[in-house]
Context: one part of a larger RNA
RNA sequence: UGACGGGGGCCCGCACAAGCGGUGGAGCAUGUGGUUUAAUUCGAAGCAACGCGAAGAACCUUACCUGGGCUUGACAUGUCGGUAGUACUUCCCUGGAAACAGGGGAGGACCCUUCGGGGAGCCGUCACAGGUGCUGCAUGGCUGUCGUCAGCUCGUGUCGUGAGAUGUUGGGUUAAGUCCCGCAACGAGCGCAACCCCCGCCCCUAGUUGCUAACGGGUCAUGCCGAGGACUCUACGGGGACUGCCGGUGAUAAACCGGAGGAAGGUGGGGAUGACGUCAAGUCAUCAUGGCCCUUAUGCCCAGGGCGACACACGUGCUACAAUGGCCGGUACAGAGGGCAGCAAUGCCGCGAGGUGGAGCGAAUCCCAAAAAACCGGUCUAAGUUCGGAUUGCAGUCUGCAACUCGACUGCAUGAAGCUGGAAUCGCUAGUAAUCGUGGGUCAGCCAUACCACGGUGAAUACGUUCCCGGGCCUUGUACA
Numbered sequence: 001u002g003a004c005g006g007g008g009g010c011c012c013g014c015a016c017a018a019g020c021g022g023u024g025g026a027g028c029a030u031g032u033g034g035u036u037u038a039a040u041u042c043g044a045a046g047c048a049a050c051g052c053g054a055a056g057a058a059c060c061u062u063a064c065c066u067g068g069g070c071u072u073g074a075c076a077u078g079u080c081g082g083u084a085g086u087a088c089u090u091c092c093c094u095g096g097a098a099a100c101a102g103g104g105g106a107g108g109a110c111c112c113u114u115c116g117g118g119g120a121g122c123c124g125u126c127a128c129a130g131g132u133g134c135u136g137c138a139u140g141g142c143u144g145u146c147g148u149c150a151g152c153u154c155g156u157g158u159c160g161u162g163a164g165a166u167g168u169u170g171g172g173u174u175a176a177g178u179c180c181c182g183c184a185a186c187g188a189g190c191g192c193a194a195c196c197c198c199c200g201c202c203c204c205u206a207g208u209u210g211c212u213a214a215c216g217g218g219u220c221a222u223g224c225c226g227a228g229g230a231c232u233c234u235a236c237g238g239g240g241a242c243u244g245c246c247g248g249u250g251a252u253a254a255a256c257c258g259g260a261g262g263a264a265g266g267u268g269g270g271g272a273u274g275a276c277g278u279c280a281a282g283u284c285a286u287c288a289u290g291g292c293c294c295u296u297a298u299g300c301c302c303a304g305g306g307c308g309a310c311a312c313a314c315g316u317g318c319u320a321c322a323a324u325g326g327c328c329g330g331u332a333c334a335g336a337g338g339g340c341a342g343c344a345a346u347g348c349c350g351c352g353a354g355g356u357g358g359a360g361c362g363a364a365u366c367c368c369a370a371a372a373a374a375c376c377g378g379u380c381u382a383a384g385u386u387c388g389g390a391u392u393g394c395a396g397u398c399u400g401c402a403a404c405u406c407g408a409c410u411g412c413a414u415g416a417a418g419c420u421g422g423a424a425u426c427g428c429u430a431g432u433a434a435u436c437g438u439g440g441g442u443c444a445g446c447c448a449u450a451c452c453a454c455g456g457u458g459a460a461u462a463c464g465u466u467c468c469c470g471g472g473c474c475u476u477g478u479a480c481a
Stems, first nucleotide, its partner, number of pairs: 001481002003478003007475007015465002019428005026319008034310002042053002064305007073128001077127002080124004088107008110119003130294002133292003139288002141283003144279001146277001151190006157166003170181003196271004201239003205235003211228002215226003242265001245259005308447001321421001325380006337368003342361002347356003387418001392413007434457007
């Protein structure tokens, strides 16, 4: 000087408390451990691994296993030699699971040229390629975490023999090393804040594909048409909030409390933004890369299998156990997205998944598209049930070369466990939790209940800081560094 303390003081955070909803019990989905296996590829490991890398494992992917094959190689550059119906395209035959091996037929080029040839291509040769092989404790890059915590430092000066201190401590204050005051310090940098984006109010400009107040036309009806720019909206620019104003408290300061006006008030709400550093944290399997290793194989191609196994154990979720509910009928109201090898309307067929057909739309125009919870009416009456839907049987639909291992969906039948879950444990402070549906990426299809986004309905509670956890500042002890 740090680190640590079941030392002290001050102060924060859904840290506790106060509340609401969960997890832990059930079934299923998914990840992991373990076990099994020819293989169940690899990585991730307390918080910060475990719906994680994976934003799509039937083949492919694929890195694993079994078997079949190749050896200048699937790919790059160069050397030397060879090749002329050559490269390339296409068809057929034999073996084969294919890769591949063997054989035959047809079509048929390009660039330069001194017209000799050269190049490209192909075949062979040699240098080399190739490796998701090892080392993240050799590394770059990227990332997680403490933590959006308020800290981390420097120059000069001063103090100390020195390590170092001072500044950065102190009195107030703040979300903040935020600001004020004081002070052997005076300044400065990286952080904080602001500048950026979205939302909330207003205005200008603009008016189609959006909108419809007035006028006219038309319809069973609808901005449907003429028309209009008022309104909504769209999207560009601007205004607006600054403790600016008033009162009080305070050191007359910074600031705090209350009030006015205002769409918004003291950081208005949200996002992006992550200081010096810590964990030899994570990643050699995104990529790059040192070293080491393999070189007829640890490289490459192919078929099939595996990554989907199942006595078990754990994590994360979904659906429930019902009446604030289930089922049936009727009737409303979103936002944000996606669409051409695409989204697909009206119609017709099918109980349905879907099929048929194809209007319209590269989309403020058309389509996906039905929002759902809600509301109105009806029914069920406490029951393992008209709750719950696992499991299984049969019959189908669709994608795809192909759904046996191993897809999703539909119909009929079957109807399991489950009556609110022990110890323990998680999230959340407001348009939040809870609850309801919607879209998107990946994607042929999909094991999505995941992830990322969108809106609808919409709470309860916070006395307080003793305690648990994490953190900040000062101080104290130390046999630790």
Background
A computed fold for a 481-nucleotide part of an RNA from an uncultured Gammaproteobacteria bacterium, annotated as small-subunit ribosomal RNA, 3' major domain. The RNAcentral record of the full RNA draws on SILVA. Its Rfam family is "Bacterial small subunit ribosomal RNA". The prediction has a mean pLDDT of 87.